Model confidence (mean pLDDT): 81 of 100. The RNA shown here (transfer RNA) has 74 nucleotides and comes from Candidatus Ancillula trichonymphae.

RNA sequence: GGCGGAGUAGCUCAGCUGGUUAGAGCGCACGACUCAUAAUCGUGAGGUCGGGGAUUCGAGUUCCCCCUUCGCUA
Numbered sequence: 001g002g003c004g005g006a007g008u009a010g011c012u013c014a015g016c017u018g019g020u021u022a023g024a025g026c027g028c029a030c031g032a033c034u035c036a037u038a039a040u041c042g043u044g045a046g047g048u049c050g051g052g053g054a055u056u057c058g059a060g061u062u063c064c065c066c067c068u069u070c071g072c073u074a
Stems, first nucleotide, its partner, number of pairs: 001073007010026004019057001028044005050066005
């Protein structure tokens, strides 16, 4: 240099064929339970969906460029 995968919450990841409000587990905060802690249960906060542009009535999802990262290859 060429080809391909990945980038969504603090972490690990889902998100179907473009459509209603972007979710789960763990973690975190608060509460319940307990003499107390853990475990368990409940509630809650936390997201410019890597960046920019395009298409569309509508984009996490399609297209283009770029960035980061992993692998294959010369």